[in-house]
RNA sequence: CCCGCAGGAGAGCGCGCCGGACCGCACCACCCGGCGCCGCCGAAGGCGCAAUCCCCGACGAUCGCUCAGGCAAAGGGACUGCGGG
Repeated sequence: CCCGCAGGAGAGCGCGCCGGACCGCACCACCCGGCGCCGCCGAAGGCGCAAUCCCCGACGAUCGCUCAGGCAAAGGGACUGCGGG
């Protein structure tokens, strides 16, 4: 560094419009997708610093910024433990 298993936080299941599915017909609600708007999170990544060091530089955090990503579940998830290469 790679693979497998387990654990793993934070923040609106927000509002509006369009469409889909559902429905005996039609509508509404719920659900899904897309677009727009505002609020918010920080632990993929990214960027900027602090510290540190061999100090014109190197290294760069779970500190900061939020471009990306994320804000019910799912999924992702820094990091930790165990097993293997």